[in-house]
RNA sequence: GCGCCCAUAGCUCAACGGAUAGAGCGUCGGCCUGCGGAGCCGGAGAUUUGGGUUCGAUUCCCAAUGGGCGUA
Repeated sequence: GCGCCCAUAGCUCAACGGAUAGAGCGUCGGCCUGCGGAGCCGGAGAUUUGGGUUCGAUUCCCAAUGGGCGUA
């Protein structure tokens, strides 16, 4: 350089083109407790970027960026 794959919350992963983008762990608050932990209840927190298609895009197409694998 070329080809293929991947990019969603702090981490690990979900999400027929249509739901308020969901879960576990973590985190914050509360309850409980003599204190903590465990347990229970609740909250905050994400679609890499720019275009395109579509009534509607996390999802499809193009490009860029980053990462992984292969190839002289």